The prediction has a mean pLDDT of 81.
This is a predicted structure of a 474-nucleotide part of an RNA (small-subunit ribosomal RNA, 3' major domain) from Macaranga tanarius.

[in-house]
Context: one part of a larger RNA
RNA sequence: UGAUGGGGGCCCGAACAAGUGGUGAAGCAUGUGGUUUAAUUCGAUGCAAAGUGAAAAACCUUACUAGAGCUUAAUAUACCGCGAAUCCUUUUGAAAGAGAGGGGUGCCAUCGGAAUGCGGACACAGGUGGUGCAUGGCUGUUGUCAGCUCGUGCCAUAAGGUGUUGGUUUAAGUCUUGCAACGAAGCACAACCCUCAUAUUUAGUUGCCACUGUUGAGUUUAGAAUCCUAAGCAGACUACCGGUGAUAAGCUGGAGGAAGGUGAGGAUGACGUCAAGUAAUCAUGCCCCUUAUGCCCUGGGUGAUACACGUGCUACAAUGGCCGGGAUAAAGGGUAGUGAUCCCGUGAGGGUGAGCUAACUCCAAAAACCCAUCCUCAGUUCAGAUUGCAGGCUGUAACUCACCUGCAUGAAAUCGAAAUCACUAGUAAUCGUCAGUCUUAAUAUUUUUUUGAGUAUUUGGUUGGAGUGGUUAA
Numbered sequence: 001u002g003a004u005g006g007g008g009g010c011c012c013g014a015a016c017a018a019g020u021g022g023u024g025a026a027g028c029a030u031g032u033g034g035u036u037u038a039a040u041u042c043g044a045u046g047c048a049a050a051g052u053g054a055a056a057a058a059c060c061u062u063a064c065u066a067g068a069g070c071u072u073a074a075u076a077u078a079c080c081g082c083g084a085a086u087c088c089u090u091u092u093g094a095a096a097g098a099g100a101g102g103g104g105u106g107c108c109a110u111c112g113g114a115a116u117g118c119g120g121a122c123a124c125a126g127g128u129g130g131u132g133c134a135u136g137g138c139u140g141u142u143g144u145c146a147g148c149u150c151g152u153g154c155c156a157u158a159a160g161g162u163g164u165u166g167g168u169u170u171a172a173g174u175c176u177u178g179c180a181a182c183g184a185a186g187c188a189c190a191a192c193c194c195u196c197a198u199a200u201u202u203a204g205u206u207g208c209c210a211c212u213g214u215u216g217a218g219u220u221u222a223g224a225a226u227c228c229u230a231a232g233c234a235g236a237c238u239a240c241c242g243g244u245g246a247u248a249a250g251c252u253g254g255a256g257g258a259a260g261g262u263g264a265g266g267a268u269g270a271c272g273u274c275a276a277g278u279a280a281u282c283a284u285g286c287c288c289c290u291u292a293u294g295c296c297c298u299g300g301g302u303g304a305u306a307c308a309c310g311u312g313c314u315a316c317a318a319u320g321g322c323c324g325g326g327a328u329a330a331a332g333g334g335u336a337g338u339g340a341u342c343c344c345g346u347g348a349g350g351g352u353g354a355g356c357u358a359a360c361u362c363c364a365a366a367a368a369c370c371c372a373u374c375c376u377c378a379g380u381u382c383a384g385a386u387u388g389c390a391g392g393c394u395g396u397a398a399c400u401c402a403c404c405u406g407c408a409u410g411a412a413a414u415c416g417a418a419a420u421c422a423c424u425a426g427u428a429a430u431c432g433u434c435a436g437u438c439u440u441a442a443u444a445u446u447u448u449u450u451u452g453a454g455u456a457u458u459u460g461g462u463u464g465g466a467g468u469g470g471u472u473a474a
Stems, first nucleotide, its partner, number of pairs: 001474001002472003007468001010465002013462001019423005026314008034305002042053002064300004069295002077123001079120005087102006107113002126289002129287003135283002137278003140274001142272001147187003150183003153162003166177002193266004198234001200232005208223001213220001237260001240254005316416001320375002324371003332363003337356002342351003387408006429451001432448001435445001
């Protein structure tokens, strides 16, 4: 100087408390450990690994394994020789590949060249092999916590201190005041950026419809008011008033206002810490392999399964379930696409193929909700696992190993011990919806909207911050 303390004082945080809903019990989905295996490829392991890398393993991917093959190689730059190349047929094979036969000569230009194929030799290629404790870059975490430093001066023998401490204040080293410190010094904080909430200007098509007629229908005439779209601009700054405070910074109440004290959310992550993570994104030092630790192919595996753990989904029902009818979104995506309409099928789906390069057309049906029927507390008209049969779709291919449909089957589960997680307002909870990846396949991730609470605002314990005295294997 730090770090630490079951030392004390001050302060803060969904940290506890007060509440709401979960996890932990059940079934399933998914990841991990263990076990098994020819192989179950590799990484990540308290918080900060475990629906993580992976925004998607049937082949491919693929790195693993069995078998069958190659050795200048699947690929790059050079050297030599031969033939232009592409192409067609055939034998063998699981395929990769290996063998045989046929046809055929082009371009530039002058005796070669370009491009390409085969063969050979030699430099080399290649490696998802090792080391993240040799590294760059990127990332997590502490933590969106309020800290971390510098120049000059002063103090101290020096390490260092001061500034940055004290009073008050703030979400904040935010501001103010005092002070051997001064600074219109720096990195963080805040602001500048984006989205949402209000008004206004401009613009009215593909969007809108108050007035005028019109139609089954904003369909058409007419319109630029409204809504909306998307560019600009205004608006909030403790600006105004009362109280309080040191006449300060501020705090508290009020007015006006769409919005009030950071308006709400996002992006944004200081100096450092953990030899944190990543050599399998990429780059890279060193080491290692070079007829193999490289390369090609077929099949298998990553999908196994006594068990243990994590993250989720669905339920255990009447605030509910089944059936019938009715109402209301936002944000997205679409030409190798989206696919209306009509017909066939109980259905998944099939046939047809209009419109749309999209405020025009399509995906598209929003669902909880409302009205009405039945069920009446049961392992049930709850719950849907599992299994059988019959089908559909994508794709060379669906057995290992995809998804979907119909009929039948109808398991556990009656609210979950110890323990533990998230959340303070359009939040929790609940309801559906979109997208990326994509041949096919979301209970994951992400987006968006519907309905919409309860409780606390305190200090007993804990994490963190700052000051103070103590301690020390730093």
The full RNA is in RNAcentral, with records from SILVA. It matches the Rfam family "Bacterial small subunit ribosomal RNA". Rfam links the family to the GO terms ribosome and structural constituent of ribosome. NCBI's taxonomy places the organism under Eukaryota, Viridiplantae, Euphyllophyta, Acalypheae, Macaranga.